[in-house]
Description: The part of an RNA shown here (large-subunit ribosomal RNA, domain II) has 725 nucleotides and comes from a Candidatus Nanoarchaeia archaeon. Its Rfam family is "Archaeal large subunit ribosomal RNA". Its family is annotated with structural constituent of ribosome and ribosome in the Gene Ontology. A reference for the family is Yusupov et al. (2001), "Crystal structure of the ribosome at 5.5 A resolution", Science. The RNAcentral record of the full RNA draws on ENA. Model confidence (mean pLDDT): 83 of 100.
Context: one part of a larger RNA
């Protein structure tokens, strides 16, 4: 890993609901005990005692009565020419509502709480609370035993350490010597001595192995081997206890308190798991309490049932209130602020004068005055929404709406776009309102994509469409029509830059020749004056005139020491039709860097981009049309499950209601089987489904199905348990 088998809301007890029976102003008995006892699983006694028949109040205690009004079924009556049918009005009215009373308790009194007659048992169900309480799962705590055959110290009694080296004491000879000592050469063998086997250890390769040859090995390195040395047999110390050269190491592959067993099915607000179908509705992730942020509790949201019995409204308009928000303002207040100027003045700072006293000028500050700017905690204003009341439409709503009452519940980690805000440099960022969708929503688009776009899927066939789309991929135009765009822009982005390209608009020039260009001119008084070494247009200062002209600057830029020289300005030919300039729009281009080769979905495209406009077509579970299923309710048939017709519905996750299917036993009826019954294969055949039937083969002795009844009743997951392969 699969197969098979096996696994999870159970039982009592009290309470509450609901449902169906049995009595009922009363219900019911408990323990117990007699009867009966294989055809059974029952009958009967037993009134203790519970619950109700009256409540209020802590107690003492005191203690209900009804009356009138409105009205729902409902039941009689009258009109609408008669019936029916449907509508109108009346009268009665259980239950229901009102408003006065009644009993109580507070009180001095009122107001104000509570009451003012249907229950009991028993069985189903469902929920709660007590219990192991749907099921596995703890680290751990306690208690009372086993453990020193691992190991750690310790005791007692054995055993072991190859070989080499150094060469203490001490002692012998010599030598020195008065001696004491020294010295030399031997001898001698000390040592927690040294190299190294066996023993003993476990350093490095962070080597190999690493479901192992091994639960700590293997290889080579490497420490240590006469000592606090190693190591046989015997013994001692026990769990909050030992033992411990101290590592919180050991104490049997276990040690920050051993093992086993019990308590014990500890507890777990944690994780995981919880087994057949089908309808019907369907959420909540919000408030506000808890030492509470993984949890609960109440209220909110869901369902399910019962009362009620006319009205209701969340949309839109219109009236009438209500607000201080965006905005906007600043002699309408409070502050904030910036510049300027005024004024009395101030214990200041800070320059200068001066020997000091002291002065004069500045800054600052207050406070005016002008101008300005600013505000969540400013407002003389003030919207747009929003809020409340009413009325109209407009929805729902006797097929029962508002309301109220009771069972069950889920929920308390949300997210996402959009639109308004607080935070913040920003965020697939955070923390708020409001709609929405995801949650729990399928289906088409959007290349793939929970929330973006279309749209809310009962089934099954068939046509229209939405959004997006029509050249291949790939269903449907290589559609028309008039412009753009050269950038593969389309198919990623800003200030900013753009004689790229198109179009608008204004202003100005131009057949008396415009803009380009190309040929010529471009001068004379003069080198203006003044300065200056020098100043001639061209280093500076001042002025900037006249003449000749078609024009020609007392000069616009380059140049020279200063001159010269080149060009501009300006005017003339040549040529011949538009030029210039300023502002605005389209589409483009630049601005432009990311990690493996790369991305428009992709091939490809010059239209198959991009702008406007047209006509077709594709395309969903939308929408239509045709058949069918099911739910709810109404009518009307019908003796009854039922029928017909009509109307709304019929996505669905926690979740609440309903109806079923299928196993295993009882009990009653009733049936099948050796002429083959369960089980297995098969094949067909009904049902929405769970399942059912039936046919063939296998198999070889049981099995059904109707109606009740009782459950260890339904597996695919729980690192689920057991077995098989």
């Nucleotide at each position: 890993g699969c197969c098979g088998g096996g696994g999870a809301g159970u039982u009592u007890g009290c309470a509450c609901g609901u449902g169906u029976g049995g009595c009922a102003a009363g219900g019911c008995u408990a323990a117990g005990c007699c009867c009966a006892a294989g055809c059974a699983a029952g009958g009967g006694c037993g009134g203790a005692g519970c619950c109700g028949u009256a409540g209020c109040g802590a107690a003492a205690g005191c203690g209900a009565a009804g009356a009138c009004c409105c009205g729902c079924a409902g039941u009689c009556c009258u009109c609408u020419c008669u019936u029916c049918a449907u509508g109108a009005g009346g009268a009665c009215g259980a239950g229901g509502g009102g408003u006065c009373g009644c009993c109580u308790c507070u009180u001095a009194a009122c107001u104000g709480g509570g009451g003012u007659a249907a229950g009991u048992c028993a069985c189903a169900c469902g929920u709660g609370c007590a219990a192991g309480a749907c099921c596995c799962g703890a680290a751990a705590c306690c208690g009372g035993g086993c453990g020193a055959u691992c190991u750690a110290g310790c005791c007692c009694u054995g055993g072991g350490c190859a070989g080499g080296g150094c060469g203490a004491a001490g002692c012998c000879a010599c030598c020195u010597u008065u001696a004491a000592a020294g010295g030399u050469g031997g001898u001698g063998g000390a040592g927690g001595c040294c190299c190294g086997a066996a023993g003993g250890g476990g350093u490095g390769u962070u080597g190999g192995g690493g479901u192992a040859a091994a639960a700590u090995c293997c290889a080579c390195u490497c420490c240590u081997c006469u000592g606090a040395c190693c190591u046989g047999g015997g013994g001692c110390u026990a769990g909050g206890g030992g033992u411990a050269a101290a590592a919180a190491g050991c104490c049997a592959a276990u040690c920050g308190u051993g093992c086993c067993c019990g308590g014990c099915g500890a507890u777990a607000g944690c994780u995981g798991g919880u087994u057949c179908c089908c309808u019907c509705c369907g959420a909540a992730u919000c408030u506000g309490g808890c030492u509470a942020c993984a949890g609960u509790c109440a209220g909110g949201c869901c369902u399910c049932g019962c009362c009620g019995g006319a009205g209701c409204u969340g949309g839109u308009u219109g009236a009438g209130g209500g607000g201080g928000u965006a905005g906007a303002g600043u002699u309408a207040c409070u502050g904030a602020u910036c510049u300027a100027g005024u004024u009395a003045g101030g214990a200041g700072g800070c320059a200068c004068c001066g020997a000091a006293a002291g002065g004069u000028g500045u800054c600052c500050c207050a406070a005016c005055u002008a101008g300005g700017u600013c505000a969540a905690a400013c407002u003389c204003c003030g919207a747009a929404u929003c809020c409340c009341u009413c009325a109209a439409c407009a929805g729902c709503u006797g097929a029962g709406a508002a309301g109220g009452c009771g069972g069950g519940a889920g929920u308390c980690g949300g997210g996402g776009g959009c639109u308004c805000g607080g935070g913040u440099u920003a965020a697939g960022c955070u923390c708020g309102a409001g709609c929405u969708c995801c949650g729990a929503g399928a289906c088409c688009g959007g290349a793939a994509c929970a929330a973006c776009g279309g749209a809310g899927a009962c089934c099954u066939g068939g046509g229209u469409u939405a959004a997006g789309g029509c050249c291949c991929c790939u269903a449907a135009a290589u559609g028309c029509u008039g412009g753009c765009u050269a950038a593969g822009u389309g198919a990623g982005a800003a200030a900013c830059c753009u004689g790229g390209u198109c179009g608008c608009a204004g202003a100005g020039c131009u057949u008396a020749g415009a803009c380009a260009g190309c040929c010529g001119g471009g001068a004379g008084g003069u080198a203006g004056g003044c300065u200056u070494a020098g100043a001639a247009g061209c280093a500076g200062c001042c002025a900037u005139c006249c003449u000749c002209u078609a024009a020609g600057c007392a000069a616009c830029g380059c140049g020279u020491a200063a001159c010269a020289g080149c060009g501009g300005a300006c005017c003339g030919g040549c040529c011949g039709a538009g030029c210039u300039c300023u502002g605005c729009g389209g589409c483009g281009g630049g601005g432009a860097a990311a990690a493996u080769g790369g991305a428009c979905g992709g091939g490809a495209c010059u239209a198959a981009g991009c702008c406007a406009g047209c006509u077709g077509c594709c395309g969903a579970g939308a929408c239509c049309c045709a058949g069918g299923c099911g739910c709810u309710c109404a009518a009307c048939c019908u003796u009854u499950u039922g029928g017909u017709u009509g109307a709304g519905c019929g996505g669905g996750u926690a979740g609440g209601a309903g109806g079923g299917c299928g196993c295993u036993c009882c009990a009653c009826u009733u049936g099948g089987g050796c002429a083959g019954a369960a089980g297995c294969c098969u094949c067909u055949c009904c049902g929405u489904g769970a399942g059912g039937a039936g046919g063939g083969g296998u198999g070889g002795a049981c099995c059904g199905a109707g109606u009740g009844g009782a459950g260890u009743u339904g597996a695919g997951a729980a690192u689920c348990c057991c077995g098989g392969c």